[in-house]
RNA sequence: AAAAAUAUUGUCUAAAUACGUCGUAUAAAGUUGGGGAUAUGGCCCAAAAGUUUCUACCAAGCUGCCGUAAAGAGCUUGACUACGAGGUGUUAUAUGGGUCGG
Numbered sequence: 001a002a003a004a005a006u007a008u009u010g011u012c013u014a015a016a017u018a019c020g021u022c023g024u025a026u027a028a029a030g031u032u033g034g035g036g037a038u039a040u041g042g043c044c045c046a047a048a049a050g051u052u053u054c055u056a057c058c059a060a061g062c063u064g065c066c067g068u069a070a071a072g073a074g075c076u077u078g079a080c081u082a083c084g085a086g087g088u089g090u091u092a093u094a095u096g097g098g099u100c101g102g
Stems, first nucleotide, its partner, number of pairs: 015091005021085005026056001031047005041066002050057001058078006
C1' cells in the first nucleotide's frame, strides 16, 4: 500500500413535477473541400473530427490586418444539450400532534 473478514458509529431507505445553482463534457475550439465579398468587404454551403456523450458547434462588440489580391488575425461577453449533486416551491400519500363540530 492492496484485498478479505468481523465489530462499532453515522447517513439514506414513498413518488411526481417546476424553477434555479454548482460540477463534468467542449476549448460554443481546431481541420478539410466547394463557392462568394473586397477597405461601405472580410461571408455562405458541406464533410470529417473532437466528448466514456445525445444535441449544439453560434451571436454581439472591440482592436488590428489585407492598397484591390486571396487570404483572413487577436481579444471580450453571452448559450443550448447530456449526465451527476445540492437548494427552493408545488402536488399527492402515510404517520404523529393541535383545534372545531357531530
Molecule: Purine riboswitch aptamer
Organism: Metabacillus indicus